The prediction has a mean pLDDT of 82. A computed fold for a 108-nucleotide RNA from a Gammaproteobacteria bacterium, annotated as SAM riboswitch aptamer (S box leader). Rfam family: SAM riboswitch aptamer (S box leader). Rfam describes the family as follows. The SAM riboswitch is found upstream of a number of genes which code for proteins involved in methionine or cysteine biosynthesis in Gram-positive bacteria. Rfam links the family to the GO term regulation of gene expression. The organism belongs to Gammaproteobacteria, within Bacteria. Of the family's consensus pairs, 94% are formed in the model.

[in-house]
RNA sequence: CGCCUAUCUAGACCGGCUGAGGGACUGGCCCUUUGAAGCCGGGGCAACCUGCGCUCUGCGUUCAGGUGCCAACUCCUGCGGCGCCCUUCGGGUGUCGGUAGAUAGGGG
Numbered sequence: 001c002g003c004c005u006a007u008c009u010a011g012a013c014c015g016g017c018u019g020a021g022g023g024a025c026u027g028g029c030c031c032u033u034u035g036a037a038g039c040c041g042g043g044g045c046a047a048c049c050u051g052c053g054c055u056c057u058g059c060g061u062u063c064a065g066g067u068g069c070c071a072a073c074u075c076c077u078g079c080g081g082c083g084c085c086c087u088u089c090g091g092g093u094g095u096c097g098g099u100a101g102a103u104a105g106g107g108g
Base pairs, nucleotide, nucleotide: 001108003106004105005104006103007102008101013042014041015040016039017038021031022030023029025078027076028075043070044069045068048066049065050064052060053059054058074100079097080096081095082094083093084092085091086090
């Protein structure tokens, strides 16, 4: 880097340095000098993998290790089906599926 599988409406922030951006992308809408992103330290959430234990198709724990995560549903949205509303194209809204993305595991 691309491929496969699973999950994605729950949960969880302080300090230091620094100083203007950030929320993947599009369009929105937000967050942010009452301090963005990044780095460092500490804390927490979670339970995917390894390990451990058990009454073992599984469950439990955080005790140990590898990740991950800690504004807003993956913040909403994009493509399509269906329902409803307004209706001229069309628009709005709800829902389902898809795409894309993220994380973990696997294999190349």